[in-house]
RNA sequence: CUUUGAAAAAGGCACAACCUGAGUAAUUAGGUGUCGCAAAGUUGCGGGUCUAUUAGAUAUAGACAGCCGGACUGCCAAA
Numbered sequence: 001c002u003u004u005g006a007a008a009a010a011g012g013c014a015c016a017a018c019c020u021g022a023g024u025a026a027u028u029a030g031g032u033g034u035c036g037c038a039a040a041g042u043u044g045c046g047g048g049u050c051u052a053u054u055a056g057a058u059a060u061a062g063a064c065a066g067c068c069g070g071a072c073u074g075c076c077a078a079a
Base pairs, nucleotide, nucleotide: 002079003078004077005076012037013036017032018031019030020029021028022027035066041072042071043070045069046068047067048064049063050062051061052060053059
């Protein structure tokens, strides 16, 4: 440096639910919590899903990184 892996060691994050707040909404911030995760770190680049507007569709704006893929970064071990 590359690949593989989580058996060990040090750790990390935090599903659902509940409380408080923000938002029309999807959803999100903090706290409690701990389903799980070898990137469940970062990034809306591609796909997908969701929300709003609309009679409907198109279109537009937004959301989801713990939906999939990509990009960047990264602890330990083995080869």

c-di-GMP-I riboswitch aptamer from a Candidatus Cloacimonadota bacterium, 79 nucleotides, folded computationally. It was read from a public genome assembly, where an Rfam model found it. Its mean pLDDT, the model's own confidence on a scale to 100, is 85.